[in-house]
RNA sequence: AAAUCAUCUUGGGGGUGCUUUGCUGCGGCAAGGCUGAGAUCAUACCCCUGUAACUUGAUGCAGGUAAUGCUGACGCAAGGAAAGAUGAAGCACGCCAC
Numbered sequence: 001a002a003a004u005c006a007u008c009u010u011g012g013g014g015g016u017g018c019u020u021u022g023c024u025g026c027g028g029c030a031a032g033g034c035u036g037a038g039a040u041c042a043u044a045c046c047c048c049u050g051u052a053a054c055u056u057g058a059u060g061c062a063g064g065u066a067a068u069g070c071u072g073a074c075g076c077a078a079g080g081a082a083a084g085a086u087g088a089a090g091c092a093c094g095c096c097a098c
Base pairs, nucleotide, nucleotide: 004088005087006086007085008084009083010082011048012047013046014045017034018033019032020031021030022029023028054079055078056077061072062071063070
């Protein structure tokens, strides 16, 4: 120095399901329940080069649930959005001193 890690800046990517009750002009809307970082009071949350933030395969498979993309496998399968600054870390070479 590089790798690596942290923070910041700017920019970018992504998801929003299931269910109960009420209302309804039957399209939805409101309040509550479940999981979750997040289930649209969001100027939030998660992620940005990757064995997954998220999408596809998948209206699939196994288990479970009131129900669900709830859990697991599939899965180093296929896709998938980055630059900069600062700090930490670290050692080769050169120079100086002994």